[in-house]
RNA sequence: GGGGUGAGGCGGACGGCCGCGGCAGACUUGUUUCUGACGAGGAAAGUCCGGACUCCGAAGGGCGCCGUAGCAGGUAACGCCUGCCCGCCGCAAGGCGAGGAUCAGAGCAACAGAGACGAGCCGAUUCAGAUCGGGUGAAACGGGCAAUCUCUACGGGGAGUAACACCAAGUAAGCAGUCGAUGACCCGGCCCGGAGAGACUGCGGGUAGGUGGCUGGAGGCUUUGCGCGAGCAAAGUCCGAGAUGAAUGGUCGUCAACGUGUCGGUCGAGAGGCCGGCGCGUCACAUAAUCCGGCUUACAGCCUCGGCCCUACG
RNA sequence: AGGGGUAUAGCUCAAUUGGCAGAGCAGCGGUUUCCAAAACCGCAGGUUGAGGGUUCGAUUCCUUCUGCCCCUGCCA
Repeated sequence: GGGGUGAGGCGGACGGCCGCGGCAGACUUGUUUCUGACGAGGAAAGUCCGGACUCCGAAGGGCGCCGUAGCAGGUAACGCCUGCCCGCCGCAAGGCGAGGAUCAGAGCAACAGAGACGAGCCGAUUCAGAUCGGGUGAAACGGGCAAUCUCUACGGGGAGUAACACCAAGUAAGCAGUCGAUGACCCGGCCCGGAGAGACUGCGGGUAGGUGGCUGGAGGCUUUGCGCGAGCAAAGUCCGAGAUGAAUGGUCGUCAACGUGUCGGUCGAGAGGCCGGCGCGUCACAUAAUCCGGCUUACAGCCUCGGCCCUACG
Repeated sequence: AGGGGUAUAGCUCAAUUGGCAGAGCAGCGGUUUCCAAAACCGCAGGUUGAGGGUUCGAUUCCUUCUGCCCCUGCCA
């Protein structure tokens, strides 16, 4: 100098003007005014896992169904994370792994090949038994495939904040059909067990409102201690949206970053590098909707740190 | 918020214990015709939506992503 790899972080800053959202206050009480402080993310996304919370009937038993799978640990929990073992890839740093069982049973193996899962065929040695070799093929008698059925172990009741509770408004608590104490509907499938009088469909009618749930939490940051680590404990400190068709934006200026063009300086044999000035352009992915822990996916441009490989010089 | 389906040639669709991806229409060339149409003969056209994995082998099995379509949720 080049390449590759892992971990963490940022993801524009300041000011002016215009504008948006709910909240608090003011008064001249305005659906429309004024003032004030506050107001999206690392993924708020996909909704793929796990929980909190709420209701269903006390959330029961068996079968079925679904999920997970080395060993140990972390955690509220997990399919997440950490450490170690094993296997594969890479020169290495490092990366990836649905990684139990095929002596319980079943199933599959195209083409090629004499033969593809029942055994047996060809050749050599040998009395025989037996041993060795055999072009194909992923695989040739010893096994392979459980991201095929299955078995083993463990786990799983269901629905989801449109849960759920309350208030207000309104209507025809209407008509027809089917099922129902010989138990309908219900406990997402079946049975047991439970509970129990209405349930479902079509037509017709009404409402398209408000409040709580709602954000202070398995919370963030710093220090110390324990632990290889994921993490755990203690002390101190901080409070940071809560909207309901849904608010964070636009513009101007200066600066910063990057790309490109040009000019100047400097280093170099050269290619080119570095510094400075000016012009132009760019500045991503994406917008909370009950909350939290993960995973996955998207992301212009950058920053910091730890290893590794190649090359050159000393 | 929850649940289900689908993507295969230009279009409409097939393909099952995983084993050479096909059919119809459309397209192109030829025969026939004065020229066409029809008919007959032949041909081409595929990253099976995209990436990864399991397997000897994937349209099929698993997983991540993308597009499209459908269903359910007030009172009485």

Background: Two RNAs folded together computationally: RNase P RNA and transfer RNA, 390 nucleotides in total. It holds a member of the Rfam family "Bacterial RNase P class A". Rfam's curators write: Ribonuclease P (RNase P) is a ubiquitous endoribonuclease, found in archaea, bacteria and eukarya as well as chloroplasts and mitochondria. Model confidence (mean pLDDT): 78 of 100.